[in-house]
Context: one part of a larger RNA
């Protein structure tokens, strides 16, 4: 490379917007580019093919034929696919109208905790640990009462449960702004799937500027442990953790499973609507769990949330180390981060 494949062996892009492209519903018509016929024409000659012929036979030469699977002009054909016109409503999407959410911003409030200061009580301890010691305490701790401040986080409700592409999302209210689903009707007429490049959003840790610092807590300093302890375990503690604003762009960003559409036994929870139903209940939409036929799979396991059957389109793999390394380019304030080889070797 052709092919074969990507949950767990390499291999789904952290997610999403949408550009190029790439594929796309039902009818009717045209049209003749793709696509099929038919006939000129070239497609050199030689070799190669198949068949004969001539050197005694091969070799070699020679005839004949087929081939050249091509392109070009021209006559048709219209299924399909392209293109142009008209025309549906099933796909997609408006509007009307019911409905659940820790979805996102801003602003306000609200209790138990925790530390700290003040004042009372009150007296020798506390504290920590496998034991201790560092600390801490009569200058009066620690327990305990009242009162006062400051941050950070929101027990129960809580769920295998909601709610967002994903990352995430939790105390209460209020305003603002998105997204979803049901279920009737009307409405636009394929407006649609994917999506290279691109933009945008993206835990924790990190950067830079301004505030904030209650608890915790890398680092760092004692105290133990240890043969040693740059550690595990103690007391203490500074960056950070919180806020705003501006980087950074990474993950086991995980369902290690790209997105959309169809199709293909059941069973049994649950969370939001709709129908029937007096109630048990029964059904459908749309989610979330289990368990489970076929099927699928190296097994493990998966099984209408498919990893089964098919289609569309993207991204990725191609033996291990060397190596996510050096180099170049791009990005970033730095950290570094994308993009990524070889040589050597087994």
């Nucleotide at each position: 490379u052709u092919g074969g494949g990507c949950g767990u062996a390499a291999a789904g892009g952290g997610c999403g917007c949408g550009u190029a492209g790439g594929c796309g519903g039902c009818c009717g018509u045209g049209u003749a580019a793709g696509u099929c016929u038919g006939g000129c024409g070239u497609g050199a000659a030689a070799g190669g093919c198949a068949g004969g012929a001539g050197c005694u036979u091969a070799a070699c030469u020679u005839c004949u034929g087929g081939a050249u699977u091509g392109c070009g002009c021209u006559a048709g054909a219209a299924a399909c696919u392209g293109c142009g016109c008209g025309g549906c409503u099933g796909g997609a999407g408006u509007c009307a109208u019911g409905g659940a959410g820790g979805g996102g911003c801003a602003g306000c409030c609200g209790g138990a905790a925790u530390u700290c200061c003040u004042g009372g009580u009150g007296u020798a301890g506390g504290g920590g640990u496998g034991a201790a010691a560092u600390c801490u305490g009569u200058a009066g701790a620690u327990a305990u009462c009242a009162g006062g401040a400051a941050g950070a986080a929101c027990a129960c409700c809580g769920g295998u449960g909601g709610c967002g592409a994903a990352g995430g999302c939790g105390g209460g209210c209020u305003g603002c702004c998105a997204g979803c689903c049901g279920a009737u009707g009307a409405c636009u007429g394929a407006c649609g799937c994917u999506g290279a490049g691109g933009c945008g959003c993206g835990a924790a840790a990190g950067u830079g500027c301004g505030g904030g610092g209650a608890g915790c807590g890398a680092a760092c300093a004692g105290g133990a442990u240890u043969a040693g302890a740059u550690a595990c375990c103690c007391u203490g503690g500074u960056a950070g953790u919180c806020c705003g604003c501006a980087c950074u762009a990474u993950a086991a960003a995980c369902g290690a499973u790209g997105u959309g559409c169809a199709c293909u036994a059941g069973g049994u929870g649950u969370u939001g609507g709709g129908c029937c139903g007096a109630g048990c209940g029964g059904u459908u939409c749309a989610g979330u769990g289990c368990c489970g036929a076929a099927g699928c799979g190296a097994a493990c396991g998966u099984g209408a949330u498919a990893a089964g059957u098919g289609c569309a389109c993207c991204g990725c793999c191609u033996g291990g180390g060397g190596a996510g390394u050096a180099u170049g380019c791009c990005c970033g304030c730095a950290a570094g981060g994308g993009u990524g080889a070889a040589a050597c070797u087994c």
Molecule: small-subunit ribosomal RNA, central domain
Organism: uncultured bacterium